This is a predicted structure of a 356-nucleotide RNA (Bacterial RNase P class A) from Deltaproteobacteria bacterium RIFOXYD12_FULL_57_12.
The coordinates come from a structure-prediction model, not an experiment, and the mean pLDDT is 78.
RNA sequence: UGGAGCGGGUGCAUGAUCGCUGGCCGUUUUUACGGUCAGAGGAAAGUCCGAACUCCGCAGGGCAGGGUGGUUCGUAACGCGAACCGGGAGCGAUUCCGGGAAAGUGCCACAGAAAACAUACCGCCGCAUGUCGGUAAGGGUGAAAAGGCGAGGUAAGAGCUCACCGCUUUCAUGGCGACAUGAAAGGCAGGGCAAACCCCACCCGGAGCAAGACCAAAUAGGAAAACGUCUGAGGGCUGCCCGUCCGAUGUUUUCGGGUAGGUCGCGUGAGGUGCCGGGCGACCGGCAUCCUAGAUAAAUGAUCAUGGCCCUGGUUUUCCAGGGUACAGAAUUCGGCUUAUAACCCGCUCCAAAUU
Repeated sequence: UGGAGCGGGUGCAUGAUCGCUGGCCGUUUUUACGGUCAGAGGAAAGUCCGAACUCCGCAGGGCAGGGUGGUUCGUAACGCGAACCGGGAGCGAUUCCGGGAAAGUGCCACAGAAAACAUACCGCCGCAUGUCGGUAAGGGUGAAAAGGCGAGGUAAGAGCUCACCGCUUUCAUGGCGACAUGAAAGGCAGGGCAAACCCCACCCGGAGCAAGACCAAAUAGGAAAACGUCUGAGGGCUGCCCGUCCGAUGUUUUCGGGUAGGUCGCGUGAGGUGCCGGGCGACCGGCAUCCUAGAUAAAUGAUCAUGGCCCUGGUUUUCCAGGGUACAGAAUUCGGCUUAUAACCCGCUCCAAAUU
């Protein structure tokens, strides 16, 4: 200098005018008006995980169902994060993947002889010359074909035998562990798929702020009381009538009910910032300091001016003209993940070439 990898950050500024929401103060019976202060994000998004909180359920355990999946650690918790382990890709920085396929069942398009308790298309070998036997070395098909490679061996071949590598089992050593290293034994166990069923280990009660609590016009149904009415039927008090009670019905009031509406939940929290300390790190601890939206049909806006930043063209020192300035927008609150994002900035690392 060029290319690449990883991580972090900013993401328009100021002023004027007209508006909107909330807190406080003043006037005011409230409404309202005036003053003053504050007023979206890194993702507020998707609603995909995990929690707080609320209500319902619940002795305890199990089945079913769902989820997670290397190890250790972090965390309130997680499917998140950190460090490490193993495997794949890359010269490298770096990045992607992660229980079990020798418990069982099932599936594997096309091609191919055969897609799996194997098999024999071409080829090779044999002699009994066949609808034969041997063979998995070589060819061919395929994403995938029964350990790799070399030597011996053989009719030709083959772990048939041997060395090395791989694999399996056992032991030893190191590590908290995943695992690693070494030794011995075994001639090889016999393809892939578990986001197919399944097996193993661990986790999980349900619904969600439209949760839920309180105040409370109205309506329906309900309870009580008071005042009326009772044409007819029935029952109690009585032998009968009247009367009265039960009863039927109307009005009013109260209780209760809970709709509209209002209040709370709801802004001090697993909080932010700085310093110090512990830890490889995620993170944790101590001290100091700060308070930073709360609407409910839903405010946080619109217009103008000036100036930044970037791109293009002219000039290429200044300057001039044109264009662009993203993604998006709170609704109970946190911790994550994922996705969108104009224009930029910073740090660390790797590779190549050149110079010193």

NCBI's taxonomy places the organism under Bacteria, delta/epsilon subdivisions, Deltaproteobacteria. The gene name in the source record is rnpB. It matches the Rfam family "Bacterial RNase P class A". The family's RNA type in Rfam is ribozyme. From the family's description: Ribonuclease P (RNase P) is a ubiquitous endoribonuclease, found in archaea, bacteria and eukarya as well as chloroplasts and mitochondria.